RNA sequence: GGCGGCGUAGCUCAAUGGGCAGAGCAGCGGACUCAUAAGCCGUGGGUUACUGGUUCAAAUCCAGUCGCCGCCA
Numbered sequence: 001g002g003c004g005g006c007g008u009a010g011c012u013c014a015a016u017g018g019g020c021a022g023a024g025c026a027g028c029g030g031a032c033u034c035a036u037a038a039g040c041c042g043u044g045g046g047u048u049a050c051u052g053g054u055u056c057a058a059a060u061c062c063a064g065u066c067g068c069c070g071c072c073a
Base pairs, nucleotide, nucleotide: 001072002071003070004069005068006067007066010025011024012023013022019056027043028042029041030040049065050064051063052062053061
């Protein structure tokens, strides 16, 4: 330098022929306990890497940029 994959909550990941952004863990609060942990109940948290485009509507499609990984040279 060329090609491909990936980028979504603090972490690990869903959402898959465009139509309300979710789960688990973690965090916070409550109850329980002499106390702590586990388990139980409740709860907050998002510029879907960035910019632009298509569309009534984009995490999703298109182009470019950035980052990470792999292959080729």
Predicted 3D model of a 73-nucleotide RNA (transfer RNA) from a Chloroflexota bacterium. It matches the Rfam family "tRNA". The family's RNA type in Rfam is transfer RNA. RNAcentral records the identical sequence in 2 taxa.